[in-house]
């Protein structure tokens, strides 16, 4: 260099046939409960869906390019 796969909440990840309001665990914050603390329970809050064009009436979702990870391979030495 080439090839495939990924970038989505603070972590680890779901997502769909492009369609208007993007989820779930944990974990963070209140509350209930306790004699207190854990654990269960209930509720919140928290997002640039990686960036930049392009296509559409609408792009997180398709194209294009571009960064970054990973992993597989080539070539050097």
């Nucleotide at each position: 260099g080439g090839c495939g796969g990924g970038a989505u909440a603070g972590c680890u990840c779901a997502g769909g046939u492009g369609g208007u309001u993007a989820g779930a665990g944990c974990g963070u914050c209140g509350g209930a409960u306790u004699c207190a603390u854990a654990a269960c329970c209930c509720g919140a809050a928290g997002g640039u869906c990686c960036c930049g064009a392009g296509u559409u009436c609408a792009a997180c979702u398709c194209u294009c390019g571009g960064u970054c990870c990973c992993g597989c391979u080539a070539c050097c030495a």
A computed fold for a 77-nucleotide RNA from a Bacteroidales bacterium, annotated as transfer RNA. The prediction has a mean pLDDT of 81. The organism belongs to Bacteroidales, within Bacteria. Rfam family: tRNA. From the family's description: Transfer RNA (tRNA) molecules are approximately 80 nucleotides in length.